[in-house]
Context: one part of a larger RNA
RNA sequence: CUGGGUUUAAAGGGUGCGUAGGCGGCGCAGUAAGUCAGAGGUGAAAGCCCGUGGCUCAACCAUGGAAAUGCCUUUGAUACUGUUGUGCUUGAAUCAGGUUGAGGACAGCGGAAUGUGGCAUGUAGCGGUGAAAUGCAUAGAUAUGCCAUAGAACACCGAUUGCGAAGGCAGCUGUCUGUCCUGUAUUGACGCUGAGGCACGAAAGCGUGGGGAGCGAACAGGAUUAGAUACCCUGGUAGUCCACGCCCUAAACGAUGUUCACUCGACGUUGGGUCUCGGGUUCAGCGUCCAAGCGAAAGCGUUAAGUGAACCACCUGGGGAGUACGUCGGCAACGAUGAAACUC
Numbered sequence: 001c002u003g004g005g006u007u008u009a010a011a012g013g014g015u016g017c018g019u020a021g022g023c024g025g026c027g028c029a030g031u032a033a034g035u036c037a038g039a040g041g042u043g044a045a046a047g048c049c050c051g052u053g054g055c056u057c058a059a060c061c062a063u064g065g066a067a068a069u070g071c072c073u074u075u076g077a078u079a080c081u082g083u084u085g086u087g088c089u090u091g092a093a094u095c096a097g098g099u100u101g102a103g104g105a106c107a108g109c110g111g112a113a114u115g116u117g118g119c120a121u122g123u124a125g126c127g128g129u130g131a132a133a134u135g136c137a138u139a140g141a142u143a144u145g146c147c148a149u150a151g152a153a154c155a156c157c158g159a160u161u162g163c164g165a166a167g168g169c170a171g172c173u174g175u176c177u178g179u180c181c182u183g184u185a186u187u188g189a190c191g192c193u194g195a196g197g198c199a200c201g202a203a204a205g206c207g208u209g210g211g212g213a214g215c216g217a218a219c220a221g222g223a224u225u226a227g228a229u230a231c232c233c234u235g236g237u238a239g240u241c242c243a244c245g246c247c248c249u250a251a252a253c254g255a256u257g258u259u260c261a262c263u264c265g266a267c268g269u270u271g272g273g274u275c276u277c278g279g280g281u282u283c284a285g286c287g288u289c290c291a292a293g294c295g296a297a298a299g300c301g302u303u304a305a306g307u308g309a310a311c312c313a314c315c316u317g318g319g320g321a322g323u324a325c326g327u328c329g330g331c332a333a334c335g336a337u338g339a340a341a342c343u344c
Stems, first nucleotide, its partner, number of pairs: 004315003007298002012312001014200004021193003025088007033081002035077008049065006091190001092187003095183004103177007110154001114150008125136002162169002205246006214240002219235004257311006265289011293300002317344003326337004
């Protein structure tokens, strides 16, 4: 190097865009670089291998052959690959028409609940628990009514739903914006993947400035307990929210990379098209159950983990260790890359 793998045993990059590279649809013509065939040259000797011979055998030696899988030159072949030219439309894109949706960004608006403040009614408790206590309350609480105000989240609809590349996205309205379906339109292979790179990336965390209702790490107190640095209770600061800038990690999961083709069916459902419309058919999704096949099994099964192709990433016993060192990134926290000794 070849050979084996990656749902759960080690192993799919968190996700996308895309550079180099790798790979690439259907024809015709040219070329002949790869490829294939013939010829020539070269590929030292010794050695290895085969035959024969010489030392009484062997080791050893001699001789002949083969091998030397390579390189160069030349003459041809043209299926495939490459390359040049010229076409095609099914891949891809554009355009036109149409529709769905919590897709994204910004702005405005709404009601319920909660807290707080004011006024009023009203009086001795409230709250909390397994039971209590801390706590609040005669300086009038809790409860009830009205008014005002603040911040955050959007009950019902709501779903096995929908949208998004992933993270993720849910009150209503408007503006801007990405996707989807259909087509006899247009271009004519413009494609797929993608080392580096760039962008996005939950929560927590960080910086500056706001905001702060509820909740609530830390912290304080009350309980429980042998103890209780907890579980329970009363409080409560960061934070949670907004703007801008960082961080870049997750069981970032379908633990399943992307793309294309092929391979029985049944049922449900979302959004389109179409027909002979209580039904059928078709396209794009979301689910359940199964044939073949696959799988160690669980299971997967047209949304494959089946059958093939292209490209990338990754794995190679457990611990040491995602550690040390170095380097890069970061304000920091830390992240990325990533060993060995030793040991079983």